[in-house]
A computed fold for a 351-nucleotide part of an RNA from Lednia tumana, annotated as large-subunit ribosomal RNA, domain IV.
Context: one part of a larger RNA
RNA sequence: CUCGGGUGAAGGAACUCGGCAAAUUGACACCGUAACUUCGGGAUAAGGUGUGCCCUUAUUAGGUGAAGGCGUACAGCCGGAGCUGAGAAGGGUUGCAAAGAAUCGGUGGCUGCGACUGUUUAACAAAAACACAUGGCUUUGCUAAAUCGAAAGAUGACGUAUAAGGCCUGACACCUGCCCGGUGCUGGAAGGUUAAGAGGAGAUGUUAUCUUCGGAGAAGCAUUGAAUUGAAGCCCCAGUAAACGGCGGCCGUAACUAUAACGGUCCUAAGGUAGCGAAAUUCCUUGUCGGGUAAGUUCCGACCUGCACGAAUGGUGUAAUGAUCUGGGCACUGUCUCAGCCACGAGCUCG
Numbered sequence: 001c002u003c004g005g006g007u008g009a010a011g012g013a014a015c016u017c018g019g020c021a022a023a024u025u026g027a028c029a030c031c032g033u034a035a036c037u038u039c040g041g042g043a044u045a046a047g048g049u050g051u052g053c054c055c056u057u058a059u060u061a062g063g064u065g066a067a068g069g070c071g072u073a074c075a076g077c078c079g080g081a082g083c084u085g086a087g088a089a090g091g092g093u094u095g096c097a098a099a100g101a102a103u104c105g106g107u108g109g110c111u112g113c114g115a116c117u118g119u120u121u122a123a124c125a126a127a128a129a130c131a132c133a134u135g136g137c138u139u140u141g142c143u144a145a146a147u148c149g150a151a152a153g154a155u156g157a158c159g160u161a162u163a164a165g166g167c168c169u170g171a172c173a174c175c176u177g178c179c180c181g182g183u184g185c186u187g188g189a190a191g192g193u194u195a196a197g198a199g200g201a202g203a204u205g206u207u208a209u210c211u212u213c214g215g216a217g218a219a220g221c222a223u224u225g226a227a228u229u230g231a232a233g234c235c236c237c238a239g240u241a242a243a244c245g246g247c248g249g250c251c252g253u254a255a256c257u258a259u260a261a262c263g264g265u266c267c268u269a270a271g272g273u274a275g276c277g278a279a280a281u282u283c284c285u286u287g288u289c290g291g292g293u294a295a296g297u298u299c300c301g302a303c304c305u306g307c308a309c310g311a312a313u314g315g316u317g318u319a320a321u322g323a324u325c326u327g328g329g330c331a332c333u334g335u336c337u338c339a340g341c342c343a344c345g346a347g348c349u350c351g
Base pairs, nucleotide, nucleotide: 001347002346003345005342006341007340010337011336014335019332027051028050029049030048031047036041038171052093053092054091055090056089057088062084063083064082068078069077070076094098106330107329112324113322114321118130119129135168136167137166138165139164140163146155147154148153172317173316174315175314177247178246179245182244183243184240185239186238187237188236191235192234193233197229198228202224203223204222205221206220209216210215248266249265250264251263252262275309276306287303288302289301290300291299
């Protein structure tokens, strides 16, 4: 010097991305305890006080319960000896210090996210991710749907729609708006289109025969093959968004100005409702105003000009909860001003 441990003057987060680390707190009893709340909680909230030993009350309260007695007699009742024995109160007393060591919560206030307990990347991520109770849609009538398997068979289930599978949401409270044009799904069946198959007009090859010698050509055997017929699907017609998804632009207008309740026009399937909003979403942006600080790109409360929130890809709130995230107080401290010292424990050096 490095690691590990201890200590402290004055200050007390000035350190730092950030109070990381350390310190504080700590047990038991009593007093006392706010907002908010789903009335259960919050809560050990917060904040205080006490704690050793000796004497007395004290032959205490209480516990146990002998001998003996009664008795309807292994029951039960009476009886109180002996043994044991607090808490509490009063008084006294020692030390710097009495939960004398060790074990042993630091604590309020505001916010985001997830309701919660739980689960997860064995060995860099524990979370706001997953799960969850709740809600919804959808499939499935039993030889169920779904899944594994060429199949037999099995799971589902020795269950039966208050059941089982799939998908989404994610306690609870208040709610969940408009659009079915596109894609998907469900239903419909008139028309159009449409496969194999059925069908077989016609064509071609071959040649008995005929011939005007150019050719024509039955039957058979082959190669093809039109019309016609022909299901689902698609086109078509409806329904359906807690299905996938989507939810406008321009111009003008009020007696200061500004703004536009109002009007016009174009387009669309329909033009974003409630609520929230510089947000885990805001580029411009350190937006503007207020609060907190001497000073605040973060934080909290508002505003709304939402580049590019928005309603089960859920919206907005929310008590409780979290080794969660952000910002800020009190207490506390070697984190720091600013370094020092101690025991020597380990490394290390020398032998």